[in-house]
């Protein structure tokens, strides 16, 4: 330099193919249970979906550019 894969709550990730409510587990907080803690049960908060632009009624999802990580070839 060319090509491929990935970037989504604090952490690990589903969803992307085929555009239509942003989900889960762990963690955090509150409550229940218990003599207390742990475990268990219920609830709540937490996401500019890496950044920007475009297309569209509508973009995490499609197109383009950029950044970051990994890989293949030279």
């Nucleotide at each position: 330099g060319u090509c491929c894969c990935g970037g989504u709550g604090g952490c690990u990730u589903a969803g992307u193919c085929c555009g239509g409510c942003a989900g889960a587990g762990c963690g955090g907080c509150c409550g229940g249970c218990u003599g207390u803690u742990a475990a268990c049960c219920g609830g709540c908060a937490g996401g500019u979906c890496a950044g920007g632009a475009g297309u569209u009624c509508a973009a995490a999802u499609c197109u383009c550019c950029u950044c970051c990580g990994g890989g293949a070839c030279g």
Predicted 3D model of a 74-nucleotide RNA (transfer RNA) from an archaeon. Its Rfam family is "tRNA". Rfam classes the family as a transfer RNA. The RNAcentral record of the sequence draws on ENA. The prediction has a mean pLDDT of 81.